Model confidence (mean pLDDT): 85 of 100.
The RNA shown here (SAM riboswitch aptamer (S box leader)) has 105 nucleotides and comes from Psychrobacillus psychrotolerans.
Taxonomically the source falls in Psychrobacillus (Bacteria, Bacillati, Bacilli, Bacillaceae).
Its Rfam family is "SAM riboswitch aptamer (S box leader)". Rfam links the family to the GO term regulation of gene expression.

[in-house]
RNA sequence: CUCUUAUUAAGAGAGGUGGAGGGAAGUGCCCUUUGAAGCCCGGCAACCGUCAUGUAAAUGAAAUGGUGCCAAGUCACGCAAAGCAAAUGCUUUGGGAAAUGAGAG
Numbered sequence: 001c002u003c004u005u006a007u008u009a010a011g012a013g014a015g016g017u018g019g020a021g022g023g024a025a026g027u028g029c030c031c032u033u034u035g036a037a038g039c040c041c042g043g044c045a046a047c048c049g050u051c052a053u054g055u056a057a058a059u060g061a062a063a064u065g066g067u068g069c070c071a072a073g074u075c076a077c078g079c080a081a082a083g084c085a086a087a088u089g090c091u092u093u094g095g096g097a098a099a100u101g102a103g104a105g
Stems, first nucleotide, its partner, number of pairs: 001105008013041001015040003021031003026077003042070003047066002050061004074097001079094006
């Protein structure tokens, strides 16, 4: 990097450092010097792993291990279908894209 698969409406500091940016990309809309990113500490969750029960599927437990995460629904939309409204609007479902885990190449 590619493929398969599961999940994505919950949860998480008024700490230190740092100094201007950040929210994947596009459009929009936001956050930010009443301090961005990054780093440290802290925290959340519980995918893998661990433990218990079980033929298995699965269920439960703890968080010492491997990740992950800690503004806004994956911030919203983008393509298709259906419904409503009809002024460029709204809702639902599916798809695409993305993120993370696990497995494979």